RNA sequence: AUGAGAGAAUGGGUGGCCGCGGGGAGCGGCAGGCUCCCUGAGGAAAGUCCGGGCACCCGGUAGUGACACUGGGUAACGCCCAGAGGGGGUGACCCCUGGAGAGUGCCACAGAAACCAUACCACCCGGCAGCAGAAACUGCCGGGAAAGGGUGAAAUGGUGGGGUAAGAGCCCACCAGCAGGGAAGUGAUUCCCUGGCUGGGUAAACCCUGUCGGGUGCAAGGCCAAGUAGGAGGCUUAGACCUCGGGUGGGCCGCUUGAGGUCCAGGGUAACCUGGAUCCCAGAUAAAUGGCCACCGCCAGGAGAAACUCUCCUGGUAACAGAACCCGGCUUACACUUCUCUCAUCCUC
RNA sequence: GCGCCUGUAGCUCAAUUGGAUAGAGCAACGGACUUCGGAUCCGUGGGUUGGGGGUUCGACUCCUCUCAGGCGCG
Numbered sequence: 001a002u003g004a005g006a007g008a009a010u011g012g013g014u015g016g017c018c019g020c021g022g023g024g025a026g027c028g029g030c031a032g033g034c035u036c037c038c039u040g041a042g043g044a045a046a047g048u049c050c051g052g053g054c055a056c057c058c059g060g061u062a063g064u065g066a067c068a069c070u071g072g073g074u075a076a077c078g079c080c081c082a083g084a085g086g087g088g089g090u091g092a093c094c095c096c097u098g099g100a101g102a103g104u105g106c107c108a109c110a111g112a113a114a115c116c117a118u119a120c121c122a123c124c125c126g127g128c129a130g131c132a133g134a135a136a137c138u139g140c141c142g143g144g145a146a147a148g149g150g151u152g153a154a155a156u157g158g159u160g161g162g163g164u165a166a167g168a169g170c171c172c173a174c175c176a177g178c179a180g181g182g183a184a185g186u187g188a189u190u191c192c193c194u195g196g197c198u199g200g201g202u203a204a205a206c207c208c209u210g211u212c213g214g215g216u217g218c219a220a221g222g223c224c225a226a227g228u229a230g231g232a233g234g235c236u237u238a239g240a241c242c243u244c245g246g247g248u249g250g251g252c253c254g255c256u257u258g259a260g261g262u263c264c265a266g267g268g269u270a271a272c273c274u275g276g277a278u279c280c281c282a283g284a285u286a287a288a289u290g291g292c293c294a295c296c297g298c299c300a301g302g303a304g305a306a307a308c309u310c311u312c313c314u315g316g317u318a319a320c321a322g323a324a325c326c327c328g329g330c331u332u333a334c335a336c337u338u339c340u341c342u343c344a345u346c347c348u349c
Numbered sequence: 350g351c352g353c354c355u356g357u358a359g360c361u362c363a364a365u366u367g368g369a370u371a372g373a374g375c376a377a378c379g380g381a382c383u384u385c386g387g388a389u390c391c392g393u394g395g396g397u398u399g400g401g402g403g404u405u406c407g408a409c410u411c412c413u414c415u416c417a418g419g420c421g422c423g
Stems, first nucleotide, its partner, number of pairs: 001345009012296007020040008042320001046331002049329005054217004065212004069083005084097005098208002103206002105202003120149002123144008157175006178195007221253004231244004236239001260279008297317009350422007359375004368406001377393005399415005
C1' cells in the first nucleotide's frame, strides 16, 4: 500500500425568528382569548420473530407446540457469557450441536444387493463335454470367497504386511470407532491401560428422552352518557358531596416512576450482581416533534505564505427511518461516517 | 396497533408423503390453408418456482431471515 477479520462509537452543536403537540404560571373586557416559561423520537422507534409485566376469560387430564453439548447469568427467553466437541479458512477468525444399541417409515434412477438377504463381470477348486490325446483354451454344472471391476450420494472399518487354492480382522502394526477399568475436571469432555474386533443415511420424517408453555392481546379491560374531561360557585368531616355550565368524528381512566437512566465503590475471567449518591427523560389519537438564518465543528476542492503548520475563498453537512400500553432480546436496514486491535500478501528502510 | 393467509411462464392453474430436464389451457412467434383476415391444423420459444441462507445424496415441497400483495378484529 492492497485485501480481509473482530470490536466499539457517532447519527452534528449553540443562538435567533416563525410554526406544531403536552404541561405549568400570570393577565383578562371572560371570548375555551392573550402573554411568558418548561418540555418534545430512535439506534434501530422497523420486522412483529422470541421472552415477560399488565388486563380479561377459562372445570381437569390427554392432545399439541417450542426448545435441546456443558456450566453460569437473568423476572424470563429460542437471548447473553465462559468452556467442550466437530467442521471451514494460509491466517486473524467464523459456523454447527440430544438420541438412528427402543420402534415404525423412506432412501427415486442405477445396481446382485439400500438393511435382510444376496452375487452381474472377474477370481479359485472340483466334475463333465468339445479337439485323436496331456497341458492350455472354450462351454456347462456344483462348491468356495466377498479382496478386484462395475452401479450409486451412500455398499458391511481404513492403510500396509503376513497368510491362503483364491480370499476374508483369519493374524499383526498404526489410525478411527466400541466396551471395561483408572486419573483430571462441578460438567460437557480429555488422557492412560486392557479387551474382543465391530456392519449405512435420514429425527428442519413420525418418534423417544428431558425442560417449559391454559387462551386472548391496551381494538386487553373499566367508568360516565342528556352528560365526559377541564371550568365557576357552594357546603363540609376538604371528598369518593351538591349546583351551574360544558357536545358531537362521544369523552375519560388504563397512560407512562420503570426488572428506569447516569456516576462512583466492591465482587466476578465474563455475562452480570451488590451497595451508595443523583436525575425525572414524549404521551399524541388521524395522530405534534418542522422550516429559515447566523456562527462554530466536520468533509471536499482551490489559492497564498520556503517547510511543519496556519490563513483565506467556494461548495456540502448527507443515510436508514420515524414513538402509539410498557420492558428484555434477536433479526433486518443504514452515509465514499469515525476510531481501536488483529491477519495475509507485496514494497521500502 | 394486533392476528392470519398467499406468492410457480405474459394470464389462469397443476406438479402424488422430498425423486428424472417443473407441466397444461389461453396468449406470443413461425409455417400450412385463404385473394386477404378470422377459425382450424402442425411446430417453436418463454421459468433464478418472489429473493437470501440452511437441512438432505437430492427442495416448488422441510426450517429460517427478508420482500411484495391480500384478509379479519371497535